[in-house]
RNA sequence: UCAGACGGCCGGAUGGCCGCUCCCCGCGCGUCGGGGGGAGGAAAGUCCGGGCUCCACGGGAACACGGUGCCGGGUAACGCCCGGCGGGGGCGACCCCAGGGAAAGUGCCACAGAAAGCAAACCGCCGGUCGCGGCCUUCGGGCCAUCCAAGCGGCAGGCAAGGGUGAAAGGGUGCGGUAAGAGCGCACCGCGCCGCCGGCAACGGCGACGGCACGGCAAACCCCACCGGGAGCAAGACCAAAUAGGGACGGCGCGCGGCGUUCGCGCCGCAGGUGCGUUCCGGCAUCGCCGUCCGGGUAGGUUGCGCGAGGCGCCGGGCGACCGGCGUCCCAGAUGAAUGGCCAUCCCCUGCUCGCAGGGACAGAACCCGGCUUACAGGCCGUCUGACGCC
RNA sequence: UGGGGCGUCGCCAAGCGGUAAGGCAUCGGUUUUUGGUACCGACAUUCCCAGGUUCGAUCCCUGGCGCCCCAGCCA
Numbered sequence: 001u002c003a004g005a006c007g008g009c010c011g012g013a014u015g016g017c018c019g020c021u022c023c024c025c026g027c028g029c030g031u032c033g034g035g036g037g038g039a040g041g042a043a044a045g046u047c048c049g050g051g052c053u054c055c056a057c058g059g060g061a062a063c064a065c066g067g068u069g070c071c072g073g074g075u076a077a078c079g080c081c082c083g084g085c086g087g088g089g090g091c092g093a094c095c096c097c098a099g100g101g102a103a104a105g106u107g108c109c110a111c112a113g114a115a116a117g118c119a120a121a122c123c124g125c126c127g128g129u130c131g132c133g134g135c136c137u138u139c140g141g142g143c144c145a146u147c148c149a150a151g152c153g154g155c156a157g158g159c160a161a162g163g164g165u166g167a168a169a170g171g172g173u174g175c176g177g178u179a180a181g182a183g184c185g186c187a188c189c190g191c192g193c194c195g196c197c198g199g200c201a202a203c204g205g206c207g208a209c210g211g212c213a214c215g216g217c218a219a220a221c222c223c224c225a226c227c228g229g230g231a232g233c234a235a236g237a238c239c240a241a242a243u244a245g246g247g248a249c250g251g252c253g254c255g256c257g258g259c260g261u262u263c264g265c266g267c268c269g270c271a272g273g274u275g276c277g278u279u280c281c282g283g284c285a286u287c288g289c290c291g292u293c294c295g296g297g298u299a300g301g302u303u304g305c306g307c308g309a310g311g312c313g314c315c316g317g318g319c320g321a322c323c324g325g326c327g328u329c330c331c332a333g334a335u336g337a338a339u340g341g342c343c344a345u346c347c348c349c350u351g352c353u354c355g356c357a358g359g360g361a362c363a364g365a366a367c368c369c370g371g372c373u374u375a376c377a378g379g380c381c382g383u384c385u386g387a388c389g390c391c
Numbered sequence: 392u393g394g395g396g397c398g399u400c401g402c403c404a405a406g407c408g409g410u411a412a413g414g415c416a417u418c419g420g421u422u423u424u425u426g427g428u429a430c431c432g433a434c435a436u437u438c439c440c441a442g443g444u445u446c447g448a449u450c451c452c453u454g455g456c457g458c459c460c461c462a463g464c465c466a
Base pairs, nucleotide, nucleotide: 001387002386003385004384005383006382007381008380009379010378012346013345014344015343016342017341018340020038021037022036023035024034025033026032027030040362044373045372047371048370049369050368051367052232053231054230055229059281060280061279062278063277065228066227067226068225069224070084071083072082073081074080085099086097087096088095089094100223101222105221106220107217108216109215122163123162124159125158126157128155129154130153131152132151133144134143135142136141171189172188173187174186175185176184190212191210192209194207195206196205197204198203236303237302238301246294247293248292249291250290251289252288255270256269257268258267259266260265272287273286274285275284276283296465297464310329311328312327313326314325315324316323317322347360348359349358350357351356352355392462393461394460395459396458397457398456401415402414403413409446417433418432419431420430421429439455440454441453442452443451
């Protein structure tokens, strides 16, 4: 200098004028005056986890359902984060991985191929055994060869090395061995199992044994371990207003006793139904239950609601996520929903007629936090890697 | 806020691990003097997008984008 890797940050600044909203103070209570606060790193998607609130709050158990999935740690908690382990990629800095179980079971593996999960034998290789000669001819035959070997074909076998198919063919490479072969034998690698050592652990190292049994898929069902009560600020509380717990159709169900009765039914009790995921009690609510349709009322207000797992600074512990201590600060609360507009100067980018013009991302809180994911013009800082050049 | 569903050619759509059916439209041809009808043929580089699992993805998983439907108070 070029090319890259990782981490962090900013994402217009200052001044003036006119507005919006919330809080405080003041009085002459007004469409008043003064002072102060006023979007984000993602406020977004609503994908996880919590706080908070109500319900169930008895004790749950089992089942079902949903989720998570190497190990250790952090945290209020997590599917997040940190540090390791294993696997993969890159020359490297570094990056990626839903990464438990396939010797519990079921299922799937198209096409091609002999064979796709109890392995199998298409071409091929191998030895055995059986069979097979060539030339001339006047068609009568004649000549050569006839042992072995080689070749071809059949039969019954051996093999899985090689070929071929496929994403995948029952360990790989090499040497030996053999009729040809084969973990058949051996060495190394892989795999499994056992022991020892290191590590909290995942796992790693070493040694011995086994000749290989155990293909892949669980983001197929499933098994194992762990976690999860339900709902959500339209939660919930208070005040105010209004009203009809109404009607039609379809399906299922309509038990017993007492009282009243205008004989339509109503009330009470038991039983029963329905809801709280299912079952078993217990409890609570409700009174036919479910579905489709037609309707009635209200569409105020106050609160919840801004001090919090809070921000900043310093010190200490830890590799780190993070934790502890001290000091300091108070920092949005709308509800037809505020947080804006214009001008000037400066900054950055682009264009040219060289002092003018245009532009400055993604996007806007709604109960609040911790994460994840996604969008984002442009710019800054730090650490590190590779190549080339120079000293 | 909570729940459910969808995205496949220009339009409507089938397919739910193994070469993406079909209809309408469009284009070309035959028939006709011409048009229509009828018949024949053609028509999916990315199945909304980006990753992943698998030998293999429209299909399974994760994230994103877009669209549609339902429920809420008195109850």

Annotation: Predicted 3D model of RNase P RNA and transfer RNA as a complex of 466 nucleotides. Its mean pLDDT, the model's own confidence on a scale to 100, is 75. Rfam match: Bacterial RNase P class A. By type it is a ribozyme. Rfam describes the family as follows. Ribonuclease P (RNase P) is a ubiquitous endoribonuclease, found in archaea, bacteria and eukarya as well as chloroplasts and mitochondria.